[in-house]
Context: one part of a larger RNA
RNA sequence: GGCACACGGGGGAUGCCUUGGCUCUCAGAGGCGAUGAAGGACGUGAUAAGCUGCGAUAAGCCGCGGGGAUUAGCAAAUAUGAAUUAAUCCGCGGAUUUCCGAAUGGGGAAACCUAAUCAUUUGAAGAAUGAUUGCAAAAUGCGCUAACCUGCUGAACUGAAACAUCUAAGUAAGCAGAGGAAGAGAAAACAAUAGUGAUUUCCUGAGUAGUGGCGAGCGAAAGGGAAGGAGCCCAAACCUACUAUGUUACGGCAUACUAGGGGUUGUAGGACCACGACAUAGUACAAUAAAAUGAAGCUGAAGGGCAUGGGAAGGCCCGCCAUAGAGCAUGAGAGCUGCGUAAGCGUAAGUAAUAUUGACUUAGUGGGAUCCUGAGUACCGCGAGGUCGGAGACGCCUUGUGGGAAUUUGCCGGCACCAUCCGGUAAGGCUAAAUACUACUGAGAGACCGAUAGUGAACCAGUACUGUGAAGGAAAGGUGAAAAGAACCCCGAACAGGGGAGUGAAAUAGAACCUGAAACCGUGUGCUUACAAGCGGUCGGAGUCUGGCAACGGAUGACGGCGUGCCUUUUGCAUAAUGAGCCUACGAGUUACUCUUCUCUGGCAAGGUUAAGUGUUUAAGGCACGAAGCCGAAGCGAAAGCGAGUCUGAAUAGGGCGCAUAGUCAGAGGAGGUAGACGCGAAACCUUGUGAUCUACCCAUGACCAGGUUGAAGGUGCGGUAACACGUACUGGAGGACCGAACCGAUAAGCGUUGAAAAGCUUCCGGAUGAGUUGUGGGUAGGGGUGAAAGGCUAAUCAAACUGGGAAAUAGCUCGUACUCCCCGAAAUGUUUUUAGGAACAGCGUGGCGGUUCAGUUAUUAAGAGGUAGAGCUACUAAUUGGGUGCGGGGGAGUCAAAUCCUACCAAAUCCAGAUAAACUCCGAAUGCUUGAUAAUAUACGCUGCAGUGAGGCUCUGGGUGCUAAGGUCCAGGGCCGAGAGGGAAAGAACCCAGACCAUCAGCUAAGGUCCCCAAAUUACCAUUAAGUUGAACUAACGAGGUCCGGCUGCACAGACAGCUAGGAUGUUGGCUUGGAAGCAGCCAUUCAUUUAAAGAGUGCGUAACAGCUCACUAGUCGAGCGGCCGGGCAUGGAUAAUAAACGGGCAUUAAAUGGUAUACCGAAGCUAUGGAUUCAUAGUAAUAUGACUGGUAGGGGAGCAUUCUAUCGCCGGUGAAGCUAAAGCGACAAGCUAUGGUGGAGGUUAUAGAAAAGCAAAUGUAGGCAUAAGUAACGAUAAGGCAGGAGAGAAACCUGCCCACCGAAAGACUAAGGUUUCCUGAUCAACGCUAAUCGGAUCAGGGUUAGUCGGGGCCUAAGGAUAAUCCGAGUGGAGAUUCCGAUGGACAACUGGUUAAUAUUCCAGUACUUUUUAUGACUGCGAUGCAGUGACGGAGUAGUGACACUACCGCGAUCUGACGGAAUAGAUCGUUGAAGGCUGUAGGUAUAGGUUCUCUAGGAAAGACCGGAGAGCUUGCUGAAAGCUGAUAGUACCUGAAACCUUCGGGGGACGGGAUAGUGUAGGUAAUCAGACUUCCAAGAAAACCUGCUAAGCUUCAGGUCAUAAAAACCCGUACCGUAAACCGACACAGGUAGUCGAGGAGAGAAUCCUAAGGUGCUC
Repeated sequence: GGCACACGGGGGAUGCCUUGGCUCUCAGAGGCGAUGAAGGACGUGAUAAGCUGCGAUAAGCCGCGGGGAUUAGCAAAUAUGAAUUAAUCCGCGGAUUUCCGAAUGGGGAAACCUAAUCAUUUGAAGAAUGAUUGCAAAAUGCGCUAACCUGCUGAACUGAAACAUCUAAGUAAGCAGAGGAAGAGAAAACAAUAGUGAUUUCCUGAGUAGUGGCGAGCGAAAGGGAAGGAGCCCAAACCUACUAUGUUACGGCAUACUAGGGGUUGUAGGACCACGACAUAGUACAAUAAAAUGAAGCUGAAGGGCAUGGGAAGGCCCGCCAUAGAGCAUGAGAGCUGCGUAAGCGUAAGUAAUAUUGACUUAGUGGGAUCCUGAGUACCGCGAGGUCGGAGACGCCUUGUGGGAAUUUGCCGGCACCAUCCGGUAAGGCUAAAUACUACUGAGAGACCGAUAGUGAACCAGUACUGUGAAGGAAAGGUGAAAAGAACCCCGAACAGGGGAGUGAAAUAGAACCUGAAACCGUGUGCUUACAAGCGGUCGGAGUCUGGCAACGGAUGACGGCGUGCCUUUUGCAUAAUGAGCCUACGAGUUACUCUUCUCUGGCAAGGUUAAGUGUUUAAGGCACGAAGCCGAAGCGAAAGCGAGUCUGAAUAGGGCGCAUAGUCAGAGGAGGUAGACGCGAAACCUUGUGAUCUACCCAUGACCAGGUUGAAGGUGCGGUAACACGUACUGGAGGACCGAACCGAUAAGCGUUGAAAAGCUUCCGGAUGAGUUGUGGGUAGGGGUGAAAGGCUAAUCAAACUGGGAAAUAGCUCGUACUCCCCGAAAUGUUUUUAGGAACAGCGUGGCGGUUCAGUUAUUAAGAGGUAGAGCUACUAAUUGGGUGCGGGGGAGUCAAAUCCUACCAAAUCCAGAUAAACUCCGAAUGCUUGAUAAUAUACGCUGCAGUGAGGCUCUGGGUGCUAAGGUCCAGGGCCGAGAGGGAAAGAACCCAGACCAUCAGCUAAGGUCCCCAAAUUACCAUUAAGUUGAACUAACGAGGUCCGGCUGCACAGACAGCUAGGAUGUUGGCUUGGAAGCAGCCAUUCAUUUAAAGAGUGCGUAACAGCUCACUAGUCGAGCGGCCGGGCAUGGAUAAUAAACGGGCAUUAAAUGGUAUACCGAAGCUAUGGAUUCAUAGUAAUAUGACUGGUAGGGGAGCAUUCUAUCGCCGGUGAAGCUAAAGCGACAAGCUAUGGUGGAGGUUAUAGAAAAGCAAAUGUAGGCAUAAGUAACGAUAAGGCAGGAGAGAAACCUGCCCACCGAAAGACUAAGGUUUCCUGAUCAACGCUAAUCGGAUCAGGGUUAGUCGGGGCCUAAGGAUAAUCCGAGUGGAGAUUCCGAUGGACAACUGGUUAAUAUUCCAGUACUUUUUAUGACUGCGAUGCAGUGACGGAGUAGUGACACUACCGCGAUCUGACGGAAUAGAUCGUUGAAGGCUGUAGGUAUAGGUUCUCUAGGAAAGACCGGAGAGCUUGCUGAAAGCUGAUAGUACCUGAAACCUUCGGGGGACGGGAUAGUGUAGGUAAUCAGACUUCCAAGAAAACCUGCUAAGCUUCAGGUCAUAAAAACCCGUACCGUAAACCGACACAGGUAGUCGAGGAGAGAAUCCUAAGGUGCUC
């Protein structure tokens, strides 16, 4: 370390439970709001953070009713109270009800700021209190609210397998409006020769008629059956009245408006005229009375004992009640314990049947002259929409546009149009019920959920948290019957935690609390493990330990055999193809429909059946009624039509379709259709909104840019020119100029890359007065913006943002899809396809049914058709090699021409020989196919339900293609894999053998094997190989005296072949050539001849040429075989790939190799044997017997198991249910089941049926928990710490001290934004802090922010925003003069010192200033929202002035230093200071200037004495720093007294108090200021108020104005702290980002850089 057991930790599954949900039923209610809503903010308690309640009368106040003992909510504590004189509590009604919100005096960044008028307090100002003040209006309205309703606007995804008409769909969404319902509604309607009689809703008609790229789809109406039931009023004619107008013969008449009467329809009616009557019927309106109902509530029967137990309601025994045995609770199952229940009783507000009264409505008969009966209407043309109707033959309804009637003898309709006939009476209006919905209230219900479920939410949830925002959006239940919630003791620093004790039935129920599974982490014990190679199991098995009397088990497992996980997808996966870290829970074929079809079961049957609805009943449901309707009983035809027939046809023929009957309604199941339709998954499209705090551009208003350099134009002087020009010197200070910090950017490299950082750091680098950078406030918005343009940016998102919705879009695609057993069992082919990985039909599978003179298959046999293999080609077609012959042609010759001749030319035809073919055939098999017969076998076929498959692969054979390449590709035939296990081939889907129902430690074989691994022959015989060839992947051309065998042919005892010895000569150096050539450079040839045993005019080597050495050839010696060629077997070279790595290894040589012959054996899940099971068939009533079968993916069929709930009859359970855990038994198969021990502590469930949220290993599944890496990486700037002391349980980090180090244009100080208590003090250390912590920006408690002058408001306006008027637009809304809001700008009054733990221009001291009011005094034309002036503005540059601080020098004050050793000189350190305001107008600036007087004056929308304009005169003003005086008895250094406290007793320390003294020197270059200065340039550089002047209306000595003095008054908000950062924005105590002001010294041009000051730090391991 492994396995097992025991005991724990961890974790929170499971079981049980339910306070909460979900879905409905019945009833109620169907609104709230200017009398201030919904919703909020802030308050409110003795103590009070949250929720609840309430509102300054604040967990409450008053009245009435109920009720009758406790009580101050959740909420347990303490304190203090209340209550029988009736509290708390419950119901009804009333009072109060801050601020925001329609929000409503004005404004506004909701819960805040700020007015006016009147009244009150007050003498005024100021402050306070109360009321009123919105817009539009006739009432009254405005805003909020779930669905339902009406209207206006109106998508897209999607479907059509693409897409455009079409669909989705008038849906989603937006907008407007109303009600408890809404809308519709009393025929210019339907219908059809019969009729109905407003509307609405349900059933039906009917998926019909229709419509429709006649595709996908869409889809009525009449009629019938029901619910409900209800009808009316105006306009007009006519009459009357008031008023007005006109007219008049003044009597009147006419017209118009208004009002009253009248009147309301189709069989036309009414007016009008005549006659007659005052009835009848009713109401939807109001009032009164009123049965009944109705809040809190009241009465309400009946039980005891015994034992068990912590506890009785369970058990046993004996009783009782019941119009009550619904339910819940009580220490376990309770009719009789409690609350209740049945039944009965009771009233307030309210509702209200009904009744009465009022009010209102209602009609007749006749006449037929006249009048009335809805106008830009009907109708028509053009263009649209609605309807079932998509422009169609298209009616009807609505209307944008252009025309435009009639008047009852009229007009409209009845699906073009016309006629006849019929129905109706438009162009005005109202109308209950039946119908739809449920945010809300009450009462109930559930074969709904039970904490990953059910709402997102059982719990303080729309919370925490995320996001700029729209919006998104969690997790989290359980002690016990009762807190009896653990007194006391111990360990410990401890109020942490633990051990005892105690409580309790139980504490392993101890608050992290019921049960307490698994992953994961441990401790102990038994066996086992350090030569061992391993999908870790399985089969066998020694030893050890252990239970048991034994039989027989349990744990471990040395050693041996075999053995490459699961899923998915595939032709094929151990695959190195997909998915899963592990565990637990959750997680996918469901539901609806009058839909279609089939099967089964049941009812009835030529019939079957109800739907809506009605009645009844206790809800649901049940029962009865209800034939409307549907299906069937008759078909055929396009139809008219005919009919057991009919159509076609001339037909009586033929043929097609029918006829010789079984259906229908339910229930269940299989499948289809429409719906999201098995689950999860897009990228996208559309619609409404939200975003410019990032970023792009723009608008308005502000700010910033150290320092250095260059030296344009212009100017001046001089020279120069006729004058210019030009030159030169100086001046000048231009520039998208130069160098370079801040600032902005981002060139290169490195680092970083689970970062310090979701873009940074370091070094280098670019721009840095400009098209510059930046702050604040605004604008532009998604097919839109913005873009110096990169498809860039538009909140870490961009070739179309984000959020919600349509929406479960669609996905011919991928993935996943959950218990068991039994039977059968495919396909990867054909045709077609915008089709090829999809689909339809066919083929192949399966379940059911059926009948047939066996139709299927195999074998044998007989008879046939055919043109393949082969073969053949003087048998065709096509092609073709060599030769013979040579038609014809080419070339040459021929004096021209012709004849003719010649030919190494081409070549037809023919002959000889050879020879090719898928698209040649004179021929021509085998096999297959067709038919018949016989035999065997058991299929085959038809109908019907349900499929899957339509990617195939390898191997052998025959072919195409390719290279007679491919593990290639395409066909045909067979086999196998696929979907097939077993044996062999080392290992291997397919090759060889062989088809697994189960068991057996039985036998025989197949392929293949028999030396060992490894079962069986070291078997027998004959050969071959020498290469480890070979021993099972594989080799070539070519080479080779390897070797064996065979054949043919030479030489050879007359002596071969090989070796050795000897010869190898002569003419001649052949001739030629040549410098030379002699056998041997080359050429020639009669390569000749001679001597010989033999010897070439020479086979090689060699020389300059000779020479020389050899060979051929010959002799001798030797003594038997020696050569050549051809063929075959085995071996050999050719032969190169990375480990020895290609016999499986060891190894093997007359074999264990190779070839052959023979026998024996081994060898499989094959066959046999024995036993058993399933299914099917046959026989049988059955038991059973016999026979056959039983591999299996997709798939079909059958039978079961388990889970949850329900019904019925029961049963089990505190003497212990479920769950968890262990191991045993049963099912002789499985899913599983059952008793037992332990734990647990209250429920469980058999049987038979029923109903399902009904079974998990996988979906990069969802949630939670736990591992692994791993005690590993890291601990966030390399500016740095050290020592001593302190308190403390504990100190590297805290505090104090002393050293050291770092920043110092910052890492210091102030301040805006933003944050929102982080500030200070005390206490604490669980968590937070990347470590520790005594410390902290952490936790707990307390404290802290003081303003007339600072900032903002009560003042102003910019960009922009809002917006009465006005304009535009379906609607929401858009624009907008004016006005208002709106700072980043304008206007505007305070300084110094002191003080707190924490505030100060705020408090205090001193000294100032501003505004207003009142009073007094003096003077006086005052007066505005009008007019005028002013306010009032750019860039760059230059010069002057000049403070604090700083530096230097000098002086002075104090202190200190001085070796011995004092003093002086000398030196060192510190100090030597001082505000606003007041007084005083200097330097400078200004000259086309300022002031003033007079005259004229077309302008300033009226006026003007003002301004503007013109002219004349006089005058020098106007502005304005600094300095000076004052403020100035303050304060600093210093001296001195001195408390607390500490102390090493030396001293340190210094609150508080007192006190004096010292420059108003010099020099340096600057900031601010002067200054709205000046110079210069072109791009020409806010507005309004304040302020000044003027007059208008008005006012007349009041009021008002100016000045002075005195007194009084002076509101609201901010103010702590951080603020280049640990407090802001970046998820963090984050190396990033963040506007403005001050910013010292030395060196230096400098704000660069280095070192330092003040000050701050050492960066939390």

The prediction has a mean pLDDT of 81.
This is a predicted structure of a 1661-nucleotide part of an RNA (large-subunit ribosomal RNA, half A) from Mucilaginibacter straminoryzae.
Rfam family: Bacterial large subunit ribosomal RNA. Gene Ontology terms of the family: structural constituent of ribosome and ribosome.